[in-house]
About this RNA
The prediction has a mean pLDDT of 90. This is a predicted structure of an 88-nucleotide RNA (c-di-GMP-I riboswitch aptamer) from Candidatus Nitricultor lacus. The organism belongs to Candidatus Nitricultor, within Bacteria. The sequence was found by an Rfam model in a public genome assembly. The model forms 95% of the base pairs in the Rfam consensus.
RNA sequence: GGAAUGAAAGGGCAAACUCUCCGAAAGGGGAGGACGCAAAGCUUCGAACCUACAGCGCUUCAGGCGCCAUGGUGGUCGAGCUGCCAAG
Numbered sequence: 001g002g003a004a005u006g007a008a009a010g011g012g013c014a015a016a017c018u019c020u021c022c023g024a025a026a027g028g029g030g031a032g033g034a035c036g037c038a039a040a041g042c043u044u045c046g047a048a049c050c051u052a053c054a055g056c057g058c059u060u061c062a063g064g065c066g067c068c069a070u071g072g073u074g075g076u077c078g079a080g081c082u083g084c085c086a087a088g
Stems, first nucleotide, its partner, number of pairs: 005088001012037002017032006035075001041081003045078003048073003055067004
C1' cells in the first nucleotide's frame, strides 16, 4: 500500500400495527410507531414470489371459474451504481 472482516463513536433508515390518501388488487404516499437492518441508500437487468382491472376461454349465467402482467415486492435473492467512521 492492497484485500477480507467490522469493535467503538457520531449518527441513519424504519417492520408489524393505527389514522389518512391513491389503487381493481397486490401494493404505494403522508403522519404516528419500532421488528429489525452495516448499505433495510438508489436501479426491475436476471430469477423468484404476490395481485388480475382489462383481455381471452369456460360456465351451473353467480359481482362465478381458469389463464395471463403491461402492475407490484429493492425489508426475497442475484447483479449494477453510490456512500459515513474506523480499533483489532